Overview:
A computed fold for a 106-nucleotide RNA from Agromyces bauzanensis, annotated as Glycine riboswitch aptamer. NCBI's taxonomy places the organism under Bacteria, Bacillati, Actinomycetota, Microbacteriaceae, Agromyces. Of the family's consensus pairs, 91% are formed in the model. The coordinates come from a structure-prediction model, not an experiment, and the mean pLDDT is 75.

[in-house]
């Protein structure tokens, strides 16, 4: 001087999946003023069923453990506990760029 890989920050890119019922509220209408009805209404609440897979979590193939068992062990794969399911926003695995820090092969 300093590769690869790693951490932090910033910027950019970045997917999927919804219906039904009840309640509350709102608006409109009717009304004998007791109340009742309706809704392309609400970032509302609850429940049922269905679904998604990219925070997090869990599982494992090869491989390693001289062999077996046990054990260790990856993902955007699998599960769906958590999370999510109009759009947008937010969030988001992952990717790219920049700055920066530690390490330090050479």
């Nucleotide at each position: 001087c300093g590769a690869c890989g790693c951490g932090u920050c910033g910027c950019g890119g970045g997917a999927g999946a919804g219906c039904c019922g009840g309640c509350c509220g709102g608006u409109u209408c009717c009304g004998u003023c007791a109340g009742g009805a309706a809704c392309u209404c609400g970032c509302g609440c609850c429940g049922g069923c269905a679904c998604c897979g990219a925070a997090g979590g869990a599982g494992c193939a090869a491989g390693c453990c001289u062999c077996c068992c046990c054990g260790c062990c990856a993902a955007u794969c699998u599960c769906u506990c958590a999370g999510g399911u109009c759009a947008a926003c937010c969030g988001c695995a992952c990717c790219g760029c920049g700055a920066u820090g530690a390490c330090g092969a050479g």